[in-house]
Molecule: Bacterial RNase P class A
Organism: Pseudomonadota bacterium
This record gives sequence, C1' cells and structure tokens, in this order.
RNA sequence: UGAGUUGGUCGGGCAAUCGCGGUCAAUAAAAGCCCCUGUCAAAAGGAGUUUUUGCUGAUCGAGGAAAGUCCGGGCUCCACAGGACAUGGUGCCGGAUAACUUCCGGGAGGUGCGAGCCUACGGCCAGUGCAACAGAAAGAUACCGCCUGAUUUUUAAUCGGGUAAGGGUGAAAUGGUGUGGUAAGAGCGCACCGCGACUUUGGUAACAAAGACGGCAUGGUAAACCCCACCAGGAGCAAGACCAAAUAGGAGAGCAUUUGCGUGGUCCGCGCAGUUCUCGGGUAGGUUGCUUGAGGCAUGCAGCAAUGUAUGACCCAGAUGAAUGAUUGUCAACUUCAGGUUUAUCCUGAAAUUACAGAACCCGGCUUACAGACCAACUCAUUAU
Repeated sequence: UGAGUUGGUCGGGCAAUCGCGGUCAAUAAAAGCCCCUGUCAAAAGGAGUUUUUGCUGAUCGAGGAAAGUCCGGGCUCCACAGGACAUGGUGCCGGAUAACUUCCGGGAGGUGCGAGCCUACGGCCAGUGCAACAGAAAGAUACCGCCUGAUUUUUAAUCGGGUAAGGGUGAAAUGGUGUGGUAAGAGCGCACCGCGACUUUGGUAACAAAGACGGCAUGGUAAACCCCACCAGGAGCAAGACCAAAUAGGAGAGCAUUUGCGUGGUCCGCGCAGUUCUCGGGUAGGUUGCUUGAGGCAUGCAGCAAUGUAUGACCCAGAUGAAUGAUUGUCAACUUCAGGUUUAUCCUGAAAUUACAGAACCCGGCUUACAGACCAACUCAUUAU
C1' cells in the first nucleotide's frame, strides 16, 4: 500500500416560520356536587372540588430493525385443576438466563494459505424400510481374469475344482499401503496405519494421549419409520375489569344424575346441576388495562466470555381512524461535468441525490431489508528500512 476476517457506532446536521399529540403549571368560561349566608319557601351572593372547552408558558414525542409472527416469557382469563396415553418439540459437553430451538466457552467432524466459518454432531448388534439405472452380484457375489485337473479336432476349445490380489459396472463391491508366502491368491503371516474393547495419565465433562492385547469391519441411510433421554395445559390486550344504555326475564326441538357441561384430542379422576342445537330481537358508547420496567446510561468489582453484582444520577411516545409534519435557508456526504494548481486525489463552480423503512400491552432473542460514513483488533500478499 492492497485484499480480507471478526466485532461495534451513526444513519443527515443547524437555524427560522407555521402546524400536531401527551404531561405539568397558571388562567377564563360553562355545567354538576357539597358547605356557609339568606328566605315562610325561594332567588341572589361567597368558598371548595370534579368534568368539558379555550388562551398562555415550560417540557417530552418512533426503530436498528418498529418489519416477519419464527421461538421464549411477563401479564390476564378458563379454574379449585391432578394423572396417564396420544401429539408436538429439543438432541456432543459445561455454563449464562425469567425462559428458549437463544447466547457464551469448550470437544469432535468438515472447510479455508490464514484470521476465521459451517454442523440437521443421542442410537443401525431392538425392529421394519429404502438405494433407480448399470453391474455377475447391493448383504453379499463370480462377468472378464489367474491357477489347476480331465477330455478333444491339441500353441486352442469344452467341462470340473480353487480364487477374490488385478480389470469392468456403480455414489457405494467382504479395511489401506508394503512385504513374505502360495498352484494361483487371500489378514493367510508380518510391519505400519485404521478398527475394537481393556489399562494408565490429563480434563468437571464431551474427549485426547500413551501402552500392550485382538486379525478384527455381520456395510450405508434415522432433515427414513422407529428406539432412547429430557421438556410441554389452553386461549390471548380484539385477553380481561368497571360504568352507562337498549332489548323480547323471546319461540321451537333434544338429552337429563346410567345424562349433560366444564379453553387442543382420548380415558380416569374432580367440580357443577343443568345443558346442546335452530330461528328471531337489542347493544356495540365511555373509562381502564396503557407504560417505572426481568428499564436504559456511567463507573467499580468478579468471570476467558455470555453475564452477574454494587454505587450514582435519570424518566426516555401512549395515540384510538389513529399525533411527531410542512416550507425556507445553510452546512456536510456520495456521484457526474467543467476549470485551476503547490500533483497531495487538493481547491473552486454547477447539477442531481442522500438508504431500509412508522409504535398500538410489554420484554429477551432469531430471521430478513438497508444508499452512505466511521472506529477497533486480527490475517495474507507486496515493497522499503
């Protein structure tokens, strides 16, 4: 200097004018409630409080993904709510977490020169399936070949026996390389590698290393059915709670304690005494849930880390047909064109552009989209000292 890998930050800024929504304060008007005064009873007057509307001031007002709705929860209800089966999910080891299929660290396998990245990584001697075509044969075999015996038309052919080292087919053909031996071969023997179980050492563990033993592979595939281990009630803020208003405490059919109903299915248990279906009618308005949190920020300590803990200051949207916008000016960044120059990709001018994209109960993740700008660490290549 260039090319990469991993992690992180921002994602237009500033000013002015006008326009929105929440909260607080003050103020004005109207209405309700309550107290005092007043009266035969009233009216009028005064103080307080609530609601609505308006004016003024202060302050706050979308995201890293708000998206997808894929996981997990908090919360609410069924509801007093248990067990089994089925169903579904997860799958190396150890940790973090409210929890998870998430995250961190480690192991094994694969991949890259490397920094790194990926994993659907329990079990095939529990059982059942599947592997087209080719090929002799796909759970076990003999097409060519090699060796050997006999016969014959005798340098070849046929038949019998042995063989699986060589060749062919295929994704895959009874471990691999070498060597000895053999009629020719073959773990048939041996050496090394591989595989298996045993012992020792290291490690919490997955696992790794070493040793000696055994000729040892009864194949592959479970994102095939399945087996094993562990986990799992359901529905969801349109959940629920309260207030107000309206209607038809309507009509018909069935079952009924041996029945029916009860928030996934089946059975048992438990609870209740009613419950199922069809037709028809009314209402759908307001308040709440609704934002102070498993909260973010800074610093210290512990830990490889995920994260935990202590202290400190802070409050950072709550809309409801759905608020946070529009205009102007200027600066910045990218791109294009023109010109200049001190040749550093710098200066000036003009033009055009500035990504993905909007909360709706909340939170932790994952996945997807993203113009451009920046920071840190590490790797490789080249050059110079």